[in-house]
RNA sequence: GGGGCCAUAGCUCAGUUGGGAGAGCGCUUGCAUGGCAUGCAAGAGGUCGCAAGUUCGAAUCUUGUUGGCUCCA
Numbered sequence: 001g002g003g004g005c006c007a008u009a010g011c012u013c014a015g016u017u018g019g020g021a022g023a024g025c026g027c028u029u030g031c032a033u034g035g036c037a038u039g040c041a042a043g044a045g046g047u048c049g050c051a052a053g054u055u056c057g058a059a060u061c062u063u064g065u066u067g068g069c070u071c072c073a
Base pairs, nucleotide, nucleotide: 001072002071003070004069005068006067007066010025011024012023013022019056027043028042029041030040031039032038049065050064051063052062053061
């Protein structure tokens, strides 16, 4: 220098007709227990890496770009 893959909640990750942003763990509150562990219920938490484009509508399609992993030279 060139190719490929990855980037979604604090962590690990789902999300394949383009239209609801989610799960587990963690966190907060309440209940059960004398208390802890634990269980149950409720809740907070996200510019879907960033910037453009296409579209009525984009996490999802296209282009560029940033970071990481990897292969070739």

Background
Transfer RNA from a Planctomycetota bacterium, 73 nucleotides, folded computationally. Its mean pLDDT, the model's own confidence on a scale to 100, is 82. The sequence was found in a public genome assembly. The source organism's lineage runs through Bacteria, Pseudomonadati and Planctomycetota.